[in-house]
């Protein structure tokens, strides 16, 4: 440098929940807080779930139902990619 392993040290991030703010909504951010985490650092390429506002469709012209990602998860896998410490 790889590649594999990690019960040290020093660091690192941060689930639920709570408050604010931005979203139609999944969800996001920022602050508290930790359940966890060796890539829980980037990245939606691929497979997956989550929403369904706009759009379509029954029915209706109030509204209900169902489809559908351009929305989102990267802490649901895989890949790409980039990395700190220590042992082999």
């Nucleotide at each position: 440098g790889c590649u594999g392993c990690g019960c040290a040290a020093g660091g690192g991030c941060a689930a639920a929940c709570c408050c604010g703010c931005c979203g139609a909504a999944a969800g996001g951010c920022g602050g508290g807080g930790a359940c966890g985490c060796a890539a829980a650092g980037c990245u939606u390429c691929c497979g997956g779930u989550c929403u369904a506002a706009a759009g379509g469709a029954g029915u209706g012209c109030u509204u209900c139902u169902c489809c559908u990602a351009a929305g989102a998860c990267a802490g649901c896998g895989g890949g790409g990619u980039u990395g700190c410490c220590g042992c082999a």
c-di-GMP-I riboswitch aptamer from a Gammaproteobacteria bacterium, 88 nucleotides, folded computationally. Of the family's consensus pairs, 95% are formed in the model. NCBI's taxonomy places the organism under Bacteria, Pseudomonadati, Pseudomonadota, Gammaproteobacteria. The sequence was found by an Rfam model in a public genome assembly.